Description
Small-subunit ribosomal RNA from an uncultured rumen bacterium, 1456 nucleotides, folded computationally. The sequence is in RNAcentral, with records from ENA and SILVA. The prediction has a mean pLDDT of 83. Its Rfam family is "Bacterial small subunit ribosomal RNA".

[in-house]
RNA sequence: AGAGUUUGAUCAUGGCUCAGAUUGAACGCUGUCGACAUGCUUUACACAUGCAAGUCGUACGGGUAUAACUUGUUAUACCAGUGGCAAACGGGUGAGUAAUACGUAGAAAUGUACCCAAUAGUCUUGAAUAACAAUUGGAAACGAUUGAUAAUACAAGAUAUUAUGGUAACAUAAAAGGUUUAGUAAUAAACUGCUAUUGGAGCAGUCUACGGUGGAUUAGAUUGUUGGUGAGGUAAUGGCUCACCAAGUCGAAGAUCUAUAGCUGGUCUGAGAGGAUGAACAGCCACAUUGGGACUGAGAUACGGCCCAGACUUCUACGGAAGGCAGCAGUGGGGAAUAUUGGACAAUGGGGGAAACCCUGAUCCAGCAAUGUCGAGUGAAUGAUGAAGGCCCUAGGGUUGUAAAGUUCUUUUAUAAGCAAUUAUGAUGAAAGUAGCUUAUGAAUAAGCUCCGGCUAACUUCGUGCCAGCAGCCGCGGUAAUACGAAGGGAGCUAGCGUUGUUCGGAAUCACUGGGCGUAAAGGGCGUGUAGGCUGUUUUACAAGUUAAGGAAUAAAACCCUGAGCUCAACUUAGGUCUCUUCCUUAAUACUGUUUUACUAGAGUCUCUAAGAGGAUGAUGGAAUUAUGCAUGUAGAGGUGGAAUUCAUAGAUAUGCAUAAGAACUCCAGAUGCGAAGGCGAUCAUCUGGUAGAGAACUGACGCUGAGGCGCGAAGGCGUGGGGAGCAAACAGGAUUAGAUACCCUGGUAGUCCACGCAGUAAACGAUGAAUGCUAGAUGUCGGACACUUUGGUUUUAGUUCGGCGUUGUAGUUAACACGUUAAGCAUUCCGCCUGGGGAAUACGGUCGCAAGAUUAAAACUCAAAGGAAUUGACGGGGACCCGCACAAGCGGUGGAUUAUGUGGUUUAAUUCGAAGCUACGCGCAGAACCUUACCAGCUUUUGACAUGGUACUUAAGCUUGCAGAAAUGUGAGUGUCCGUAAGGAAAGUACGCACAGGUGCUGCAUGGCUGUCGUCAGCUCGUGUCGUGAGAUGUUGGGUUAAGUCCCUAAACGAGCGCAACCCUCGCUUUUAUUUGCCAUCAGGUAUCGCUGGGCACUAUAUUUGGACUGCCUGUGUAAAGCAGGAGGAAGGUGGGGAUGACGUCAAGUCCUCAUGGCCCUUACAGGCUGGGCUACACACGUAAUACAAUGGCUGUCGCAAUGAGAGGCUUUUUUAAAGUAAAACUCCAAUUGCAGUCUCAGUUCGGAUUGUUUUCUGCAACUCGAAAGCAUGAAGUAGGAAUCGCUAGUAAUCGCGUAUCAGCACGUCGCGGUGAAUACGUUCUCGGGUCUUGUACACACUGCCCGUCAAACCAUGGAAGUUGGCUGUACCUUAAGUCGUCGUGUUAACCAGCAAUGGAGACAAACGCCCAAGGUAUUGUCAGUGACUGGGGUUAAGUCGUAACAAGGUAGCC
Repeated sequence: AGAGUUUGAUCAUGGCUCAGAUUGAACGCUGUCGACAUGCUUUACACAUGCAAGUCGUACGGGUAUAACUUGUUAUACCAGUGGCAAACGGGUGAGUAAUACGUAGAAAUGUACCCAAUAGUCUUGAAUAACAAUUGGAAACGAUUGAUAAUACAAGAUAUUAUGGUAACAUAAAAGGUUUAGUAAUAAACUGCUAUUGGAGCAGUCUACGGUGGAUUAGAUUGUUGGUGAGGUAAUGGCUCACCAAGUCGAAGAUCUAUAGCUGGUCUGAGAGGAUGAACAGCCACAUUGGGACUGAGAUACGGCCCAGACUUCUACGGAAGGCAGCAGUGGGGAAUAUUGGACAAUGGGGGAAACCCUGAUCCAGCAAUGUCGAGUGAAUGAUGAAGGCCCUAGGGUUGUAAAGUUCUUUUAUAAGCAAUUAUGAUGAAAGUAGCUUAUGAAUAAGCUCCGGCUAACUUCGUGCCAGCAGCCGCGGUAAUACGAAGGGAGCUAGCGUUGUUCGGAAUCACUGGGCGUAAAGGGCGUGUAGGCUGUUUUACAAGUUAAGGAAUAAAACCCUGAGCUCAACUUAGGUCUCUUCCUUAAUACUGUUUUACUAGAGUCUCUAAGAGGAUGAUGGAAUUAUGCAUGUAGAGGUGGAAUUCAUAGAUAUGCAUAAGAACUCCAGAUGCGAAGGCGAUCAUCUGGUAGAGAACUGACGCUGAGGCGCGAAGGCGUGGGGAGCAAACAGGAUUAGAUACCCUGGUAGUCCACGCAGUAAACGAUGAAUGCUAGAUGUCGGACACUUUGGUUUUAGUUCGGCGUUGUAGUUAACACGUUAAGCAUUCCGCCUGGGGAAUACGGUCGCAAGAUUAAAACUCAAAGGAAUUGACGGGGACCCGCACAAGCGGUGGAUUAUGUGGUUUAAUUCGAAGCUACGCGCAGAACCUUACCAGCUUUUGACAUGGUACUUAAGCUUGCAGAAAUGUGAGUGUCCGUAAGGAAAGUACGCACAGGUGCUGCAUGGCUGUCGUCAGCUCGUGUCGUGAGAUGUUGGGUUAAGUCCCUAAACGAGCGCAACCCUCGCUUUUAUUUGCCAUCAGGUAUCGCUGGGCACUAUAUUUGGACUGCCUGUGUAAAGCAGGAGGAAGGUGGGGAUGACGUCAAGUCCUCAUGGCCCUUACAGGCUGGGCUACACACGUAAUACAAUGGCUGUCGCAAUGAGAGGCUUUUUUAAAGUAAAACUCCAAUUGCAGUCUCAGUUCGGAUUGUUUUCUGCAACUCGAAAGCAUGAAGUAGGAAUCGCUAGUAAUCGCGUAUCAGCACGUCGCGGUGAAUACGUUCUCGGGUCUUGUACACACUGCCCGUCAAACCAUGGAAGUUGGCUGUACCUUAAGUCGUCGUGUUAACCAGCAAUGGAGACAAACGCCCAAGGUAUUGUCAGUGACUGGGGUUAAGUCGUAACAAGGUAGCC
């Protein structure tokens, strides 16, 4: 510090995900030790049992026990009670609490036991009471009555240093003793208490300011409420309480309400700013079963106290009682989850005590848990035959791996034994015989977890086969998975590792630091204006902000720095700084602020001038449309792609005249003008708003923006009343269509118009908020001004300047497109808005509205994308240009018939398999009777028909032949042998056993090779350079031209490659050389008249080698080009004809059955052999051909002319035989159409030949299934072929025959050959295919694309809903416990007073009454949550239904 993921690729936007750190954690696997920490985050749920607060005999009386003796006293120990102090600390928890809390800084109107300091005092008296005893009630808890007694318990009085009140006089207010020593005692002293007062320390109460949270779908709240006066109350201020008076107080800087929450130091994270958090430690607060209440006390509204009420639990003799672990352990429950019913007061601290001492689950320790952090170990050195085993393998080897074993060492740890601290500086040690030290034994006791497709370090084999499974995101898995499972190997961390959860980070993804808003999410429809924010130049004062200096605080701990102590570290500890903010004092005055003085540049006023569809109202006008009337006139009109509905002989349409109505204003009209926007268009008038220019007289910052508020606001809609010509939702009819609730047509109502109201939205758009300043130009236009020219006035032209409206464009900006002085540039101010897509223009709630609806505006759930700009392609029922037997123009066919052949289908035991639009179908097959042959039935073999290797035996193999059998096969007989060093070897056969052979079995979607097709179409690319952020572009586009990316010109391109062309073959002309098997002009000979012979090589021909054609020449045209048109010459002219030659690539095209080959499968069979059958079946459908339908013909006769090619088990035709020729330019095989003559005469024929019968021939072991041919006989369909469709542009089509390969035999097919030999092309509108450029795109598997909605099905969350259940809260009323306070106090009453006494008084208490009040009850409002028949839409889900709405002009442009 980044990375993955939207795309074919790119840039940017934007979300999702990952890598880091963290944790009071949990879960899975694993686990040796130690140190230090930490350990119910959930039910503030319920709790058995034990312990957690007592102590004091030096306050008091008494009791028990023991001892002593003086025998009723003393001493010691213990005990309940009275009394004192403590129990308000310590310990726990976080329910409540958004402020009676907390943090920070301050303040004044307070209290304070114990402690410290100081002053003074501690005097005189009194009456009770518990314990105890007796009697007595009760189950118990607990009491009752009578009697007796003490105090530091209680009470009265005195005194008053002092304190309080008061101006003062004066008034008021205390106390308690005890122990020890001395003394006979009185008494004194010491110690310790007590009382009054003052001060301190610490602690506590109160007040003020600021700070830290979510919701406005909570906007108004409040009546003791806000303030005052007086009184009461409190330790103290105060509506804290009460009476009276006033009507305030809080709130958009968020009151009230609601939800959530203990606050802080800190902790985690982060570069920081921030964000999250508040366990442990520390400070504060709150609470103690729930609610209320007071008492005691210095202090409590009291965790281990009291009273009352509620719930719950326990005991009970049913009458009544008792209880509160959120103390430490522990139990149940809840939960993913959190420990021992331990030891000790030795230390630290606390309570009591004069002290000894007692108490202390505070605390110190131990136990349990890898929960965390830190530390240690699980051995070290050496060791190659690179052992064995495992795994992989190209079978060679590689790897595990110096790893192991082995050898030599060590002993941290472990075990055992001995010694033995510090913590208490001297006694006392729970921890603990612990830490530590010494010795002995012996490598001995000690390694796992996760991952290995990318992100992300680390790869192979096997298994599985969209199954099982994985997955944080992208995504893996459908038979070769580095992604699943296992193994081997590797990577990472390590006593841990991984998963899950949490928080921060990355995320600049809420942006203060540090983002955006034209098109990605995002500018309010427009104005006006309140609060608020911001605000020109200049002077004065102040000092709030600001700056500086000094001071105080910001607890400790923590973080950081420097040291120290545990062996180190974690940990502990000493010292120091930083940070954070606040307050106080002083100073400064530039800036902001407040105040004050002036100014004119902003803003406004004024004068003059100007333009305008700016607004409102009224009036007027003509054209058109429609209707009506009259007239002319006659058969159609209208409408459409074409029609029909419709109108019309009752007279339409058309034409003329007249009348009426409503609405809209032709031309002018323009990138025009005006307005804030919406919007505004005939003419005139009235009223009225704004703007611009010129002038520079006036005011003197009066300004900008603007949350709420207010106003305006297209079309459509609503209400009331008018109006209604045209147009026209709905609706009706006619068409179209598979349908057509549409598009088209004919009609037609709301509405459109007017008046008055409502509504308040639009793609209300420049998709661009307002204002101000600054930053190149060029050009057009509208409205002013200035100047110039010309002038009598007008006018004109080129300029300058101000204000508008446009185009282009520099810098700059932008993701790009684009914007660019009218900014989307550079800056300032203010407002509005955005934060992934969908759900959602939504629901609920509120507000507004007559309604329709508008506005404000979520969540659950779901996806990993959605979206922007640009790029390359592909596509378009987009455009432009061009080409092709593509169409057109022609010729001949196919489709109809019969046959042949291939295919489908069907059939079959089998009808082997493959090929499937063009690019399968006379294709693989250049030839299925057996063989072929892969298929079927039957028989049969198992190391095999074929290859290599071993051992043993044999000498064969081959040939001839017998028997059995369908044959394979089995079994006989005969014949038959190489080399040799004579050992043996070669070769072959047989037998045995194992490696292996074999497979036309599967996968052409694992492959090689080969092939088809687009297409012989003109394209496909690269290097360097340039442009672009980039994908990419340029080149290769453009203008011409060509068959051609062929060539030329231009041009940020310059070159190059694969293709084109050429080079190659062949045909056409020619040359050289050669001359037999070819030829015969000249010479000679012969004949059967035939180059036959001699001879020759001139010619033809054959073979070889050349030449020739290049737009080279001329004319025209074209750009002085490329080229094109015509011409000359030439055998041939513009590529001369034909062939071979097939770019980058496309179709997962075809082929595993040519061959090769990975993987899988079979191995007495899916292999091998044989016989027979099948591939030849046959209702039917399709393709390709052959032959025909006839007279341009058939038949008969006759004449003549080819070329390619083939031939030895061959060719030698024709009926047979014989002979001969021929390894071929020698011999052999070879034409037909045509011509001539004759005949047939338009018929199912002398056409046509299928089919069938019969006789033969040939091949072959074999002709039945199932061959070909010949003779005779038979003589089917068919009379020119529907829709549709194919080939062909010249030696072509058409037509005629010939040959070859395969082959024993079989050709209508295929491949070749020659003979005869046409017609037509105006042209590119249309069909098909292709090429280039351009345009649109939501397509990229690329239109056979993408994609929308209803319906049907399943699941999920959610809204509404008659209701129903519960929580919280408000209001009113009823009832009112305990209790404080008040009144009263008839009943009771020791202390004081009076009295001899009785008794009375004061005071106190009970009871009663009253105010307040918890819980409870009744009624009702509000709010939240659960549930609810039924119902609404939404979302998700490989292959459901119906259509085809959108994306191309998406086939009616789309959208709001």